[in-house]
RNA sequence: AGAGUUUGAUCCUGGCUCAGGAUGAACGCUGGCGGCGUGCCUAACACAUGCAAGUCGAACGGAGAUAUGUAACGGAAGUUUUCGGAUGGAAGAUGCGUAUCUUAGUGGCGGACGGGUGAGUAACGCGUGGGUAACCUGCCGUAUACAGGGGGAUAACACCUGGAAACAGGUGCUAAUACCGCAUAAGCGCCCGGUAUCGCAUGAUACCGAGUGAAAAGCCGAGACGGUAUACGAUGGACCCGCGUCUGAUUAGCCAGUUGGCAGGGUAACGGCCUACCAAAGCGACGAUCAGUAGCCGGCCUGAGAGGGUGGACGGCCACAUUGGGACUGAGACACGGCCCAAACUCCUACGGGAGGCAGCAGUGGGGGAUAUUGCACAAUGGGGGAAACCCUGAUGCAGCGACGCCGCGUGAGUGAAGAAGCAUUUCGGUGCGUAAAGCUCUAUCAGCAGGGAAGAAGAAUGACGGUACCUGAGUAAGAAGCCCCGGCUAACUACGUGCCAGCAGCCGCGGUAAUACGUAGGGGGCAAGCGUUAUCCGGAUUUACUGGGUGUAAAGGGAGCGUAGACGGUGAUGCAAGUCAGAUGUGAAAGCCCGGGGCUUAACCGCGGGACUGCAUUUGAAACUGCAAUACUGGAGUGCAGGAGAGGUAAGCGGAAUUCCUGGUGUAGCGGUGAAAUGCGUAGAUAUCAGGAGGAACACCAGUGGCGAAGGCGGCUUACUGGACUGUAACUGACGUUGAGGCUCGAAAGCGUGGGGAGCAGACAGGAUUAGAUACCCUGGUAGUCCACGCCGUAAACGAUGAAUACUAGGUGUCGGGGUACAAAGUACCUCGGUGCCGCCGCAAACGCAUUAAGUAUUCCACCUGGGGAGUACGUUCGCAAGAAUGAAACUCAAAGGAAUUGACGGGGACCCGCACAAGCGGUGGAGCAUGUGGUUUAAUUCGAAGCAACGCGAAGAACCUUACCAAGUCUUGACAUCCCUCUGAAUAACAGGUAAUGCUGUUAGGCCUUCGUGACAGAGGAGACAGGUGGUGCAUGGUUGUCGUCAGCUCGUGCCGUGAGGUGUCGGCUUAAGUGCCAUAACGAGCGCAACCCCCGCGUGCAGUUGCUAACAGAUAACGCUGAGGACUCUGCACGGACUGCCGGCGCAAGCCGCGAGGAAGGCGGGGAUGACGUCAAAUCAGCACGGCCCUUACGUCCGGGGCGACACACGUGUUACAAUGGGUGGAAACAAAGUGAAGCGAGACGGUGACGUUAAGCAAAGCACAAAAACCCAGUCCCAGUUCGGAUUGUAGUCUGCAACUCGACUACAUGAAGCUGGAAUCGCUAGUAAUCGCGAAUCAGAAUGUCGCGGUGAAUACGUUCCCGGGCCUUGCACUCACCGCCCGUCA
Repeated sequence: AGAGUUUGAUCCUGGCUCAGGAUGAACGCUGGCGGCGUGCCUAACACAUGCAAGUCGAACGGAGAUAUGUAACGGAAGUUUUCGGAUGGAAGAUGCGUAUCUUAGUGGCGGACGGGUGAGUAACGCGUGGGUAACCUGCCGUAUACAGGGGGAUAACACCUGGAAACAGGUGCUAAUACCGCAUAAGCGCCCGGUAUCGCAUGAUACCGAGUGAAAAGCCGAGACGGUAUACGAUGGACCCGCGUCUGAUUAGCCAGUUGGCAGGGUAACGGCCUACCAAAGCGACGAUCAGUAGCCGGCCUGAGAGGGUGGACGGCCACAUUGGGACUGAGACACGGCCCAAACUCCUACGGGAGGCAGCAGUGGGGGAUAUUGCACAAUGGGGGAAACCCUGAUGCAGCGACGCCGCGUGAGUGAAGAAGCAUUUCGGUGCGUAAAGCUCUAUCAGCAGGGAAGAAGAAUGACGGUACCUGAGUAAGAAGCCCCGGCUAACUACGUGCCAGCAGCCGCGGUAAUACGUAGGGGGCAAGCGUUAUCCGGAUUUACUGGGUGUAAAGGGAGCGUAGACGGUGAUGCAAGUCAGAUGUGAAAGCCCGGGGCUUAACCGCGGGACUGCAUUUGAAACUGCAAUACUGGAGUGCAGGAGAGGUAAGCGGAAUUCCUGGUGUAGCGGUGAAAUGCGUAGAUAUCAGGAGGAACACCAGUGGCGAAGGCGGCUUACUGGACUGUAACUGACGUUGAGGCUCGAAAGCGUGGGGAGCAGACAGGAUUAGAUACCCUGGUAGUCCACGCCGUAAACGAUGAAUACUAGGUGUCGGGGUACAAAGUACCUCGGUGCCGCCGCAAACGCAUUAAGUAUUCCACCUGGGGAGUACGUUCGCAAGAAUGAAACUCAAAGGAAUUGACGGGGACCCGCACAAGCGGUGGAGCAUGUGGUUUAAUUCGAAGCAACGCGAAGAACCUUACCAAGUCUUGACAUCCCUCUGAAUAACAGGUAAUGCUGUUAGGCCUUCGUGACAGAGGAGACAGGUGGUGCAUGGUUGUCGUCAGCUCGUGCCGUGAGGUGUCGGCUUAAGUGCCAUAACGAGCGCAACCCCCGCGUGCAGUUGCUAACAGAUAACGCUGAGGACUCUGCACGGACUGCCGGCGCAAGCCGCGAGGAAGGCGGGGAUGACGUCAAAUCAGCACGGCCCUUACGUCCGGGGCGACACACGUGUUACAAUGGGUGGAAACAAAGUGAAGCGAGACGGUGACGUUAAGCAAAGCACAAAAACCCAGUCCCAGUUCGGAUUGUAGUCUGCAACUCGACUACAUGAAGCUGGAAUCGCUAGUAAUCGCGAAUCAGAAUGUCGCGGUGAAUACGUUCCCGGGCCUUGCACUCACCGCCCGUCA
């Protein structure tokens, strides 16, 4: 710092998305250790249990315990006894003391701190800076002074009563640092009078005089701790003020204690804080009120910054404590673990009543995607009480749980190529994982074990953490790696599976059989005890633009003007100092941030110093600029005076042309209307025409990118009233200006209301047409309306799609209205002011374009925009009689929507040109029969392919078997065919036999070579597996080949130039050509593939050559014939050359070139024909010609065999053939003239036989030699005479011929017989421009046989073309475009 995504491509606008950082996070997979942090964001939901605020006996009276003294009781054990007792005196207990301890109660201090939460709050709540002359302050500090003497109660306690309990009541006794008077006291308070000083002020301070009021507590004990008053300080608080502090105007008016005053009350204190009275104010567009949301800040996250988001932890402030209200006590509360009341909820109850408040720490339920232990300790820090010991402290210090975050460490290091195994892939050669592993040599951080063991603690004692941190030792590579991604953005690729399925996806988008995008695997990339996903925030986004955007066409200028508030504002001089600038001071808490040191092994973390905190306030100064005050000016603006221009506005009057209607005349059958018609009007007299009249509306020509107006808009003439602009002049005012939110006014057409008017035109409506329909376009009618007056409406593509104003910035040329200067003056030239157009630099712009009438350069003000759709819709509000107008969303949905320009394609757009494209002609097809191909149907199978032109007599130059790929049946399984291995055999091969439908199967006979004698060569049989085989699929995986546009004239490149770019130019323009063929012109100059030419055939000639061809001359021979000798003259054949180039002439033209029944020439303007097919298009055709990648079958989707089928047949289409007949045809007779080919498994003469197909025999010929071979139409002379025929030949019957293993399905031909449809063919449609069409026959390939097909050959031999309007196809230029899969496009509505 950017990137992806709109398009065929481009530039722009514009949205969406991504890469970064962050988190109190959650979820998925995974998880070794430690340090430091952090952890209910949701239900301010409800809470079991424990703890979280007590302490003081040195304030007090009691009570109790222990020890002890004393007195009176008491009498045990033991001892003794004559058993009667005696002695002994313990335990226990009571009274009075003493000491120590515990403590319910009275009393004091503290429970207003600490801790929690963020519900409420848009507020002086918070932040910041001030104020209090309007205030308070316990404990603490300093200072001064004081504490004299009394009194009466009351808890506790005792007794009684009530109650289930909580608790309450009565009687009686008692103490105090509890309570209450009295005394004393000022420099304390209050009040009255006065003086001085000070303050912005209400007032304050000091002093003088008079009056008046209020204090105190002891205890322990010998020194402390307390008590009272006053003043000051410190600390903490209270109140007030300036500024700042979210969104909504679809919330515009709000407020009655409301605003102020006076008096009083209340408070620590000011104050409507409260009360009474008086006045009627106060707030609000600089956003009141209302509604929604929200604790605020230091900070935190992000960002270059400005900003934006956020307020969890830590720190400051505020608010709250189940909900609402209230006060009491107190220095302080309207009080989280106090009180009272009300409410909800929970619990106890004897039903009468009571108890409670985790938003303290743990913990529970619930909610939720989600957030921890009912831990230890007061050792430290701090807090409360106490004189102290000490007690209390879920504050706090620690520990536990959670990868929740940040930071650190580890999971090993070195060596190690047989590049192991394995896995993956492979073109099978290899390659990758990979020095990676193993192996060898080391080390021990962490974890584990053992030993030692702190600091934190201060002057003694005291350590929860903790046997923790840390140190040492032994010993093992052992216990410790995952997650995401790999199409582009974005680093990282292959295989298999899947087959628009399953799935992925942040955006674009992947997946329909070869997926680097799905799933898995291998490999790779990234991060790492984490990695991804989700959510949210900032960034990127200059995509709300202060920094830093726009509005002609992309979203966006209000329809126009006037004008309020506001904003901005000319020149000179003066003052002030609000803004502005500079200095100083205070503040801006700490933490955080930045910098530099330091401490934990390092880091995170912690601590120290400095900086910064861009702010606010006070103060001192400066005076240029803004502002303010006052002053002067004339240039901005306005006024006056003098002019001319104008469809500017309003009202009244007048005019002619035309339409229509009415009356009358003339006149007769139509008129009218249309693409064509009809409805309509007309014999009751229309239309037409003449005359007269009525009525309404609009004003031809002039008329002009002319004029006027703010816009809407304004057009006959005259008059009246009236607005504005312009020019000239320079007398007057002296900044009076510009813009303008709200507001007001104007505002086309249509529409609405009331009343007129109504000729023409004309929504609605009716009829007629058109059409598949036609609620339309066209026609005939026709009502509102259009017109007038008054009133509403308030919108338009109200447009220059361009707000207003001012200044500046090259020109040129028109035009409208003024003015001036010069001159040789009916005019011309120049200058100038104001308007209105065009062209055009600079500059601007995405481009188009704008360009002194800016969209340029600047300034001021207003309005408006922020992706497309939903939608200018809904709701609300305002306006309106209504129609509706104005304001104006959201849900949801898409990844675009859009602007300008570019290349193409397209247009029932334009210009030009070409083609048998049309036209002009000739002949066909479409109707019939047959042949053939296709569709369809049928079938066991009717194998497959080809499908508009460009499939359909096509692949197929030839299906009876074969072919053959299809069907049913029967065989074979390393195979019919190829290579390799093993064993056996000697053959292979041929013939024959059996058997079968045939193959398969079984058998017999004949039948080799080399030799070193061996697994020789070769071949066969058998066997195992690698493999063979496939006309199976994919022509949308391919090669090759082909068709087509099209033999159309096009398609491109290099360099240069133009354009931001896609691209353009060149290749466009003019002329010309069959042609991008040339010429001229030209920011282009050249070049390539195409065109043309070079090649072949035909047409003329020359040279050479002369057999099998030819025969003129010479000779010979024959019945006749180049028959023979001979010849190269001719024809012909073969080879090689020549020839044609607009070269010559005339005309036109710049040239290229065109024209000419011009010459010459066999041929004349490309001489005719062929071969030759540019860049590309159609995912065109072909996997069945061949080749080939994936996929599929493998005792079958392979192979062989006999039979069948490809030949079916209601039907439909294409291509052909034969006809339908007579300027000629049929038939019979007679009888001429070709070219090009083919022939040995062949062509076959001749002769003979047969009616014939053909057969028998057989000459010649591997061919300029022999044969096929007869050419036919033509010509000649007969016959038929217009008919289903002497036309036509289908169909059928019979008998045959030939080929072949075999003609049943299913061949061709022959003879005789039979004799169908058909009498020239609807709509429609095809070919052909000259040796062509038409017509006539001949040959060949394939082939055993089998052409009406195909490919060739010659014979006879026309007609027509005015021309390019139209149909089809094509080329070039141009224009439009929302198409680019390109009009067979795109796209709208309805329905499913």